[in-house]
Context: one part of a larger RNA
């Protein structure tokens, strides 16, 4: 010096407490282990592997297993011979299919010659041969890129220079003070550089500018009604440009410092909310199967191409979730009020057939508010019914009819009717989230995508809580300090 201590001082952080909801029990989805299995492809494993890569596994993908096939090859660039009814290819045999045969027809470009020409040179293409292709084989502990994690924690260092014989110290220590190595004061140290902060982007006030495809307040028209039309652009609202917040005023405290706690003003107050932004570095942490790469390893195969399987398998245990167990609810009827986003193989309106799932249909819309997905659910109100039950609760499991993509839905899709109605009456030991428009709740949308096994993900918006007395304890972190038989 550094790590460590069931050492010690300060300090923090959903780390405890202090609420609220949950997981752990029930059934189902999913992802692992384990078993099975021809195969049940590979990777990832405490936190920081297990709704992970996977934003889409019926074929395809697809790396896996069986079987048929190909061997210069599914691609790629080059040499040397050849070959010209070539190249290409309807049809036809054989096949699961891919590949094997077979073939009507039937080419093209440049040059050369006075012109034609399948004549000659060369391209192109095939054939046969050779250099090579090609591997998701392997090794993240040979690599690059890239990511995670400590931690968005407040640190990690550098030049001069001073001290030490030196490895190294100082500075970075101290006293304050802050979200902070942020600042202020001291000071053998003075500066400086990555980081913190700011500048970006987004919300929340206001103002200008602009008014269709947005909006409606006056004025006319107009309707059962409606911004539905004239005329407008006030308001909302959209987007570009700005103001605006700076502890800038003010009182107290404070070293006459930083600042702190308090008051005005103010849409907002002391980082005004979220976001993007991740330092020296740790884990030989993850990726060689995104990509690239070096060594090694196959080369009629570990390369290719096809068909069916399998990745979906089922005494079991382990993550993450969805649904419930009900009366703050079920169920039936009426009425309501967003946000972001998405549409050309698409989004499809109105009409209309069907209990429905969908079917006919085909208006508009390539959308900077314009067509269309689009009827928003929970709420509230107004009613009705259940009356505490394994129930009109929950819906899992099976029948059976059907509908929808797709060549094809038997392994192995999703959806509708119908009838079946299984566990579950609040879940042990532990153990997670979460400090405010957040927790809980409620739907809505988009990628992936023919369709979906999404209850997963990333967004949006609607309703709207509880508690924080505090730092003595569990955890993690930071700074100084002290001991050490550890580096």
């Nucleotide at each position: 010096u550094g790590a460590c201590g069931g050492g010690g001082g300060c300090u923090c952080g959903c780390a405890c407490a202090a609420g609220c909801g949950g997981u752990g029990g029930a059934g189902c989805a999913u992802g692992u282990g384990g078993c099975u299995u021809a195969a049940u492809u590979c990777g990832a494993u405490g936190c920081a592997a297990c709704a992970c890569g996977a934003a889409g596994a019926a074929c395809c993908u697809u790396a896996c297993c069986g079987g048929g096939g190909c061997u210069u090859g599914a691609c790629a660039u080059g040499g040397u011979a050849g070959u010209a009814g070539u190249a290409g290819g309807a049809g036809c045999c054989u096949g699961a299919a891919a590949g094997g045969g077979u073939g009507a027809c039937g080419a093209a470009c440049g040059g050369u010659a006075u012109c034609c020409a399948g004549u000659c040179c060369g391209u192109u293409g095939c054939u046969a041969u050779c250099a090579c292709a090609g591997g998701u084989g392997u090794u993240g502990c040979a690599u690059g890129g890239c990511u995670g994690u400590c931690g968005u924690c407040a640190g990690c260092u550098c030049g001069u220079g001073u001290c030490g014989u030196g490895a190294g110290a100082c500075g970075u220590u101290g006293g304050g003070u802050u979200a902070a190595g942020u600042c202020c004061c001291c000071u053998a140290a003075c500066g400086a550089g990555c980081g913190a902060a700011a500048c970006c982007c987004u919300u929340g006030u206001c103002u200008u500018u602009a008014g269709u495809u947005g909006c409606a307040a006056a004025c006319g028209g107009g309707u059962a009604g409606a911004g539905c039309c004239g005329a407008g652009c006030a308001c909302u609202c959209u987007a570009a440009a700005g103001a605006g917040a700076c502890u800038g005023c003010u009182g107290u405290c404070g070293u006459u410092a930083a600042g702190a706690c308090g008051g005005a003003g103010g849409a907002a107050g002391g980082u005004g909310g979220g976001g993007a932004u991740g330092a020296c570095g740790u884990c030989a942490a993850g990726u060689c199967a995104u990509c690239a790469u070096g060594g090694c390893c196959c080369u009629u195969a570990u390369g290719u191409c096809c068909c069916g399987g399998g990745c979906u398998g089922c005494a079991c245990a382990c993550g993450u979730g969805c649904u419930a167990c009900a009366a703050u609810g079920g169920u039936c009827g009426g009425u309501a009020c967003a946000g972001a986003g998405g549409g050309a193989u698409g989004c499809g309106a109105a009409g209309u057939c069907g209990u429905a799932a969908g079917g006919c249909g085909g208006a508009g819309c390539g959308a900077a508010a314009c067509c269309c997905c689009g009827g928003a659910a929970a709420a509230g109100c107004c009613g009705a019914u259940c009356c505490c039950a394994g129930u009109u609760c929950a819906g899992a499991u099976u029948g059976g009819a059907g509908g929808c993509u797709g060549a094809a839905a038997c392994u192995c899709g999703c959806c509708u009717c119908u009838a079946u109605g299984a566990a579950g009456u609040a879940g042990g030991a532990a153990u997670c989230g979460c400090u405010a428009g957040u927790a809980a709740u409620c739907g809505c949308g988009g990628a992936u995508c023919a369709g979906c096994u999404a209850u997963g993900c990333c967004g949006c918006g609607g309703u709207g809580a509880a508690u924080a007395u505090g730092u003595u304890c569990c955890c993690g972190a930071g700074c100084c300090u002290u001991g050490u038989a550890c580096a």